Context: one part of a larger RNA
RNA sequence: GGAUGAACGCUGGCGGCAUGCUUAACACAUGCAAGUUAGAAAAGAAGUGGUGUUUCCAGUGGCAGACGGGUGAGUAACGCAUAAGAACUUGCCUUUGGGAGGGGAAGAAUAACUGAAAACGACUGUUAAUACCCCGUAGGCUAAGGAGUAAAAGGAGGAAUCCAUCCGAUGAGAGGCUCGCAUCUGAUUAGCUAGUUAGUGAGGCAAUAGCUUACAAAGGCGAUGAUCAGUAGCUGAUUCGAGAGGAUGAUCAUCCACACUAGGACUAAGACACGGCCUAGACUCCUACAAGAGGCAACAGUAGGGAAUUUUUUGCAAUAGGCAAAAGUCUGAUGGAGCAAUGUUGCGUAAAGGUAGAAGGCCCACGGGUCAUAAACUUCUUUUCCCGAAGAAGAAGCAAUGACAGUAUCUGGGGAAUAAGCAUCGGCUAACUCUAUCCCAACAGCCGCGAUAAUACAGAGGAUGUAAGCGUUAUCU
Repeated sequence: GGAUGAACGCUGGCGGCAUGCUUAACACAUGCAAGUUAGAAAAGAAGUGGUGUUUCCAGUGGCAGACGGGUGAGUAACGCAUAAGAACUUGCCUUUGGGAGGGGAAGAAUAACUGAAAACGACUGUUAAUACCCCGUAGGCUAAGGAGUAAAAGGAGGAAUCCAUCCGAUGAGAGGCUCGCAUCUGAUUAGCUAGUUAGUGAGGCAAUAGCUUACAAAGGCGAUGAUCAGUAGCUGAUUCGAGAGGAUGAUCAUCCACACUAGGACUAAGACACGGCCUAGACUCCUACAAGAGGCAACAGUAGGGAAUUUUUUGCAAUAGGCAAAAGUCUGAUGGAGCAAUGUUGCGUAAAGGUAGAAGGCCCACGGGUCAUAAACUUCUUUUCCCGAAGAAGAAGCAAUGACAGUAUCUGGGGAAUAAGCAUCGGCUAACUCUAUCCCAACAGCCGCGAUAAUACAGAGGAUGUAAGCGUUAUCU
């Protein structure tokens, strides 16, 4: 000199685009962040004078809650990066072959009754299904001979037709696994290992495998640094540098790990599951003391910690996701607005003329010099500002549909009006004098300065640098 998710001091006009708990993975009040639905049947409520249709609510069934969003505690590891591989799985989606025959039993909600402080239940009776079960049949699996095992569901519509469903194959995308190479520091850590290393039998898994187990063997790793200890999410990238190389891993993107702490499985194509379940623990709340409820490292927000980091905002109009045949509905994803000079970038704070070189300040050798065309004054302009008129694109194949927003933009009027600081001036280093102080008070990045004539402290005038910023501190280069 450059850089920063910066902070602090002084100052502060506007716009665009970004960014904003780096500390306590500390504790959390309140609201919201995941629902949806032409499967089916019944009750109630709304609505109507009545019937019918419609809407709403509860529960049963399906799909989705494994995505999206957050955080970086753990992890030195096939975790990540890169290059390969074989013994696998795959809901929805693409393409394609075949099928859907016959029967049955029950449970919810509703109703009645009832227990409990609450959370939440018990009992009785009734009923439906694309919920569940049986028989038959096909494919599939298995020593390939037999034999065994073993699928399905209908719905909407006047109809055409559409949607759904079962068994195979296929592709895409996704996921699991193995492996070569590479991945911080310490030897004041030198030996480590017993399911450990390889085998056989058995089990297990979607699949390979000491993944597990029995048996018999004694192997395996290590100065090319094992083991142990410390530190740390990895990468694309970011930043400094001519490069070599160093440092970093905020935002954005991929992967990984985690969801109060520890453990566990269930369901599912997929989880050992952030807003699911069970157990234990710590903490908080509630209690009628018998028992219960909770999990912001989602978005806002609160307390605390800290030098330090925003609104308990708006809309589903766009993009995108879930469900649905669709209309639609849900979405703190996301689109926007708000706050902060936190950064970057653009603009402005006026322009031209103006010597009586005014007044005033400062210096002076008292002649003058300088601030200084600077001001006043004259003329002009209106970026910005204030007031009014018009007013978007973003909306997609006809129409309708815009949160942002009466915003951007444009146009008329007004008036120089609303807008300059900060640091420095001994050398390095651009910029000098006076007054006061007198080893005092102070300054200081280094050298150093201050002892009665200080360009180094403090004030003033002047100057230099930079500018809506400037300076300091911290860290990297």
Predicted 3D model of a 477-nucleotide part of an RNA (small-subunit ribosomal RNA, 5' domain) from Gossypium stocksii. Lineage of the source: Eukaryota > Embryophyta > Tracheophyta > Gunneridae > Gossypium. Its mean pLDDT, the model's own confidence on a scale to 100, is 82. RNAcentral holds the full RNA, with entries from SILVA. Rfam family: Bacterial small subunit ribosomal RNA. Its family is annotated with structural constituent of ribosome and ribosome in the Gene Ontology.